Model confidence (mean pLDDT): 85 of 100. A computed fold for a 92-nucleotide RNA from a Bacillota bacterium, annotated as c-di-GMP-I riboswitch aptamer.
RNA sequence: UCCAGGCAUCGGCACACCCGGCGAAAGCCGGGGUCGCAAAGCCACGGGUCUACGGCUCGCAGGCGUCGAGCUAGGAUCGCCGGGCUGCCAAC
Numbered sequence: 001u002c003c004a005g006g007c008a009u010c011g012g013c014a015c016a017c018c019c020g021g022c023g024a025a026a027g028c029c030g031g032g033g034u035c036g037c038a039a040a041g042c043c044a045c046g047g048g049u050c051u052a053c054g055g056c057u058c059g060c061a062g063g064c065g066u067c068g069a070g071c072u073a074g075g076a077u078c079g080c081c082g083g084g085c086u087g088c089c090a091a092c
Stems, first nucleotide, its partner, number of pairs: 005089002012037002017032006035079001041085003045082003048077003054072006
C1' cells in the first nucleotide's frame, strides 16, 4: 500500500414519529428524534419496487363534460439488490 475486517479508538450517519416547507403523488428539504448502519458516503449504470401531473384506452343509449377503472416514467427510491467511485482505524 492492497484485500479482508470492525476487537478497540476518534468519530460519522440518522428508521419510525413530530413540526415547518416543496411536490399531482411517490417522495424530498430543514429542525427535533435515534431503529439501526463498517460505507446507512456519492452516482439512477443494470434489475426490482413506489407514484401517475401528463398521455393513451375503456366504462355511461349517442356526443361533450364529470366521475371511475386500467396501462404508461419523463418522476421517485442508493436505509431494496447488484455495479462504479471515494473514505476512517488499528487488533486477528